[in-house]
Context: one part of a larger RNA
RNA sequence: CGCGGAAGGUUGAGGGAACUGUUCUUUAGUACGAGAGGACCGAGAACAACGAACCUCUAGUGCACCAGCUGUCCUACCAAGGGCACCGCUGGGUAGCUACGUUCGGCACGGAUAAACGCUGAAAGCAUCUAAGCGUGAAGCCGUUCCCAAGAUUAACCUUCGUCAUAGAGCCCUCCGAGAACAGGAGGUUGAUAGGUGGUAGAUGUACGGGUCGCGAGACCUUUAGUCGAGCCAUACUAAUCGCUCAAUG
Numbered sequence: 001c002g003c004g005g006a007a008g009g010u011u012g013a014g015g016g017a018a019c020u021g022u023u024c025u026u027u028a029g030u031a032c033g034a035g036a037g038g039a040c041c042g043a044g045a046a047c048a049a050c051g052a053a054c055c056u057c058u059a060g061u062g063c064a065c066c067a068g069c070u071g072u073c074c075u076a077c078c079a080a081g082g083g084c085a086c087c088g089c090u091g092g093g094u095a096g097c098u099a100c101g102u103u104c105g106g107c108a109c110g111g112a113u114a115a116a117c118g119c120u121g122a123a124a125g126c127a128u129c130u131a132a133g134c135g136u137g138a139a140g141c142c143g144u145u146c147c148c149a150a151g152a153u154u155a156a157c158c159u160u161c162g163u164c165a166u167a168g169a170g171c172c173c174u175c176c177g178a179g180a181a182c183a184g185g186a187g188g189u190u191g192a193u194a195g196g197u198g199g200u201a202g203a204u205g206u207a208c209g210g211g212u213c214g215c216g217a218g219a220c221c222u223u224u225a226g227u228c229g230a231g232c233c234a235u236a237c238u239a240a241u242c243g244c245u246c247a248a249u250g
Stems, first nucleotide, its partner, number of pairs: 001151001005161006014148004020048007032037001050105005058099004065092005070085006109143003116136004168246004172188005193239003196235005202228003209222005
């Protein structure tokens, strides 16, 4: 831009993905075979690799979380802190993102076939699966499963709304499990969208100050403390103000 203006919901022409393997048990030490050995078909179980989703568990990361520690500079000094030193180093770690973790998947079935195996059967009084006709038959083909999908210009279908002041959309703003930009999604006071605040899950591991004990380093008590990013619940305190534009006019 198209599809006569929109919002929401569908159909599926067409396209894509997937299709795996091994071992064991049983059938059965059966069929077969002199024996040695040893099945088809069928039933069941487990595992591997691959793929998808997810983060309950396990594990990793987690550079504005917590704690410990060293050197140095600063806050006059003590104490307590801050800066820098690879995130200064070390020990842990929420959310998120991940795999080494968890869950799930391949099935079954139908149709037409290949090789192959057949039925009936002439040409050719026989024979012959083939010439007419009819079957069986593969991880393969077409469906079935999952995903995309009406630029499928044949532009489909359904519901509702709308064309002179209105349906709707956007700009702008607050944001996100969405994201390179764009797009998508949640919201914009008739509001929980983000921040803040309160609570809480969770992390760290018992703060500062004070007291007691000890010559002291330090220990204990106050203290399951203090502090805290992303999680959850709540709450209009702050910011989404006020506005503007486009839009079918047949």

Annotation: The part of an RNA shown here (large-subunit ribosomal RNA, domain VI) has 250 nucleotides and comes from a Patescibacteria group bacterium. Lineage of the source: Bacteria > Bacteria candidate phyla. Its Rfam family is "Bacterial large subunit ribosomal RNA". A reference for the family is Yusupov et al. (2001), "Crystal structure of the ribosome at 5.5 A resolution", Science. The coordinates come from a structure-prediction model, not an experiment, and the mean pLDDT is 87.